[in-house]
RNA sequence: UGUCUUCACGGCGAUGGAAUCCGCCGCGGAUCCUAUCCGAAACUACCCGCUUCCGGGUUGAUGACUCCUGAUUGUGG
Numbered sequence: 001u002g003u004c005u006u007c008a009c010g011g012c013g014a015u016g017g018a019a020u021c022c023g024c025c026g027c028g029g030a031u032c033c034u035a036u037c038c039g040a041a042a043c044u045a046c047c048c049g050c051u052u053c054c055g056g057g058u059u060g061a062u063g064a065c066u067c068c069u070g071a072u073u074g075u076g077g
Stems, first nucleotide, its partner, number of pairs: 009026005016068003020064002027039005045058005
């Protein structure tokens, strides 16, 4: 000096919140400069038909798990 891995930290994982765990992206520019702003990345489900377009159908407030909240249905008080 370069690369890789791990840890820490930021962001993301088809509709809300939280704990724990898992996975993915962490690059560039500007400024009032250790913070903020802008852009990028990760992300934006599945099936069928038509095959740029478009039309029809299926599952779920989870990435996984648990709880809370919201919506819907049934039963009991």